[in-house]
Context: one part of a larger RNA
């Protein structure tokens, strides 16, 4: 792990209300009587009712209030009480299981910290202080050598303490160890035996360290079932309805209180609703600029600045600034002459379906994700916050390859019946390799922009053109003149200006190459050859480029497809728990009692009806011709579950109608046992 057993909403008093009973005013309490923990009999103290009102006094089917015979507020008109379930609150451990903590008495230094006292323990080798001696030295020391000496928390390194590195070892051999080196190793050493300090303490060369594998406060028993707004878990079955994740208040914020949304039981108008119809007030979309601000651009151009004259007054200039103001042009949550749709209110209609008022039980008060509208961000987020409306939540079916929140639908059960939805019908894969017209050539289709392009179709629009146009080929492209200017040179073609006339079919004082400068070569622009369409703009449909950084070929689900890719159109046919057919269950309604109507997804959660288990109390029945348990089997029931048969045990048990519960196991890091 798995299997088995035990394992959690009780019990007591008080209260609310709901049902059912008992009397009609209801009832006893303590306590007595009795053989007596009888359900028997007695025992109105007292408790609720039986009259309110008012802070009272007080007054009374009314009182307060007040000056009031006014109004107004709470009364008056209806049945309670006592017991027995049931449900909830409330006190109590109050479902269960679970703290780290506080507090009291007590055990504890056989571990380990420090003392106390007495014992013991340190191979081996090195070094060689001080003092001493002897000699040399001095006037006497001082000094110096050289012996002698044996000192140091001296040196090197076993025992012994220790613990600085690395491997192993990590369900170890070991709850701290082993192997290879490493530290100290005559000391602040180790180390035995007694002994002492106690927890709000001790001891501590201090790390909060150690104080018996326990130490920011030891260990064991009480208090003690502390307390947990927290996690976790809470055991049989069917039927009905069926939520919240929101406001507002909180030492609140993952808790609570109060509304709001459920459920239930009563009553209450013919009341509410959807929809239709009238009538309403608005200031949001939007669009305006009268307001209030904002703003581009022009005209006139208050004041200002700069500036001329002048001794000042003060007169003028101005291509700078600019107010008011006028044309034109535009923005605004906090602008508004104007203003929708929609939602919102009233009244009428209106029965497809709830409303509304009170009593009793609640859960919820993290919510998500699409669509619309804003608000913060960055017009970013599987961002966040509001509004509104949808699904999830608490909803299964189909569909979108897989896919809570999307798209179609809303599952009472049974069918090997039919019809459709949304998405499909080449093949996986159920259905038309339909059907008509255009598109795409990129596998575009099957991801992304600015931008770029003689791809391509479709459409407007303007020019040229059989008096030959466009492309191309063939010829021509000239004189004046090298215009002038400038310049070293300028001769179309370095740069300024002008930019004319002539000849002609046409030919610029030159389109660009080129030369120092000329020269050359080409263009415009004109004959000619060809022979029919050819430029350019602008819209627009499909596609290319740009084009791309991630972890599988992985960005069509695959095959694979040139339609099985896109766009219009039409036809069929495929698809779901929808629809419909048919049987069959339950539920609610009822002037229709039916071959009736509608309705039965559902989580927290309310509410009904059951079924099992153990005991009892009455009653009736099985059992050695075999009871309960267990194995196993072909019945029965909408479930919970109940019966037969057959073996096995071997001694009890069931049924029925009632009470009373240790009453139901799959989870609790459950608890025991077993494997």
């Nucleotide at each position: 792990g798995c299997c088995g057993g035990c394992g959690a909403c009780u019990u007591a008093u008080a209260g609310g209300c709901a049902c059912u009973g008992g009397c009609a005013g209801g009832u006893u309490a303590a306590g007595g009587c009795g053989g007596g923990a009888a359900u028997g009999c007695c025992g109105a103290a007292g408790c609720c009712a039986g009259a309110g009102g008012g802070a009272a006094a007080c007054c009374g089917a009314g009182u307060c209030u007040g000056a009031a015979u006014a109004g107004g507020g709470c009364g008056u008109u209806a049945u309670g009480u006592c017991a027995g379930u049931g449900u909830u609150u409330a006190u109590a451990g109050a479902c269960c299981c679970g703290a780290a903590c506080c507090c009291g008495g007590g055990u504890g230094a056989u571990c380990u910290a420090a003392c106390c006292a007495u014992g013991u323990c340190c191979a081996g080798g090195c070094u060689g202080a001080a003092g001493c001696u002897u000699a040399g030295g001095u006037g006497a020391c001082a000094c110096u050598a050289a012996g002698u000496g044996g000192a140091g928390g001296g040196c090197c390194g076993a025992a012994c303490c220790g613990a600085c590195u690395g491997g192993c070892g990590u369900u170890g051999a070991a709850a701290a160890g082993c192997c290879a080196g490493c530290g100290g190793a005559u000391g602040a050493g180790g180390u035995g035996u007694g002994g002492u300090u106690a927890g709000g303490g001790g001891u501590g060369a201090a790390a909060u360290g150690c104080c018996a594998a326990u130490c920011g406060a030891a260990c064991c028993c009480g208090g003690a079932g502390c307390u947990a707004g927290c996690u976790g878990g809470u055991u049989c079955u069917c039927c009905c309805c069926g939520a919240a994740a929101u406001g507002u208040g909180u030492u609140g914020a993952g808790g609570c209180g109060c509304a709001g949304c459920g459920g239930u039981c009563g009553c209450g108008a013919c009341u509410a609703u959807a929809g239709c119809u009238g009538g309403g007030g608005g200031g949001u979309a939007a669009a305006g600029c009268a307001c209030u601000g904002a703003u581009u651009c022009g005209g006139u151009g208050c004041g200002g600045g700069c500036u001329g004259c002048g001794a000042g007054a003060g007169c003028g200039g101005u291509a700078c600034c600019a107010a008011a103001u006028c044309g034109a042009g535009u923005c605004a949550a906090a602008c508004u002459c104007u203003g929708a749709a929609u939602a919102c209110c009233c009244a009428g209609u209106g029965a497809a379906c709830a409303c509304g008022c009170g009593g009793c039980c609640a859960g919820u008060g993290a919510g998500a994700c699409g669509g619309u509208g804003g608000g913060g961000g960055a017009u970013a987020a599987g961002c966040u916050u509001c509004a509104u409306c949808g699904u999830c939540a608490a909803g299964a079916g189909g569909g979108a390859a897989a896919c809570a929140g999307c798209c179609c639908a809303g599952a009472c059960c049974a069918c090997c019946a039919g019809c459709u939805a949304a998405g499909g019908u080449c093949c996986c894969c159920a259905a038309a390799u339909g059907a008509a017209c255009a598109c795409u050539a990129a596998g575009u289709g099957g991801c992304a922009a600015a931008g770029g392009a003689g791809g391509u179709g479709a459409g407007a629009g303007u020019g040229c053109a059989u008096a030959g146009a466009c492309a191309a080929c063939c010829a021509g492209g000239a004189g004046g003149u090298u215009u002038g200017c400038c310049u070293a040179g300028a001769a179309g073609c370095a740069g300024c200006c002008a930019u004319c006339c002539u000849u002609g079919a046409a030919a610029g004082a030159g389109u660009g190459c080129g030369u120092a400068a000329u020269a050359g070569c080409u263009c415009a622009c004109u004959g000619g050859u060809c022979a029919a369409g050819c430029g350019c703009u602008c819209u627009u449909g499909c596609g290319c480029c740009a084009a791309a950084a991630a972890a599988u070929g992985a960005a069509c689900g695959g095959g694979a497809c040139u339609a099985a890719g896109u766009g219009u159109u039409c036809u069929a046919c495929c698809g779901a728990a929808g629809c419909u057919g048919u049987g069959g269950a339950c539920u609610u309604a009822c002037a229709u009692u039916g071959u009736u109507a509608a309705g039965u997804g559902g989580u927290a959660g309310g509410g009904g009806a059951g079924c099992g288990u153990u005991c009892u109390a009455c009653a009736u029945g099985c059992a050695u011709c075999g009871a309960a348990g267990c194995a196993u089997u072909a019945g029965c029931g909408a479930a919970a579950g109940c019966a037969g048969g057959u073996g096995u045990g071997g001694a009890g048990u069931g049924u029925g109608u009632a009470g009373a519960a240790g009453u139901g196991a799959g989870a609790a890091u459950g608890u025991c046992g077993g494997c």